Predicted 3D model of a 73-nucleotide RNA (transfer RNA) from Tetrahymena thermophila SB210. Rfam family: tRNA. Its family is annotated with triplet codon-amino acid adaptor activity in the Gene Ontology. It is annotated as a transfer RNA. The prediction has a mean pLDDT of 82.
RNA sequence: GAUUCCUUAGUGUAGUGGUUAUCACGUCAGUCUAACACACUGAAGGUCCCGAGUUCAAACCUCGGAGGAAUCA
Numbered sequence: 001g002a003u004u005c006c007u008u009a010g011u012g013u014a015g016u017g018g019u020u021a022u023c024a025c026g027u028c029a030g031u032c033u034a035a036c037a038c039a040c041u042g043a044a045g046g047u048c049c050c051g052a053g054u055u056c057a058a059a060c061c062u063c064g065g066a067g068g069a070a071u072c073a
Stems, first nucleotide, its partner, number of pairs: 001072007010025003018056001027043005049065005
């Protein structure tokens, strides 16, 4: 330099245009226990990497940018 792929709660992830963005772990609170752990119940936590466009409607499609990975040179 070329090609392809990835970016979504603290971490890892699901979500191929539609009405509150999913789940697990973690965190916090409650129940339980003498206490802790386990278990159960509940809660908080996301401007879906950034900007623009298309559309009645975008995490999702298009373009540009940023960061990362792989292969080739």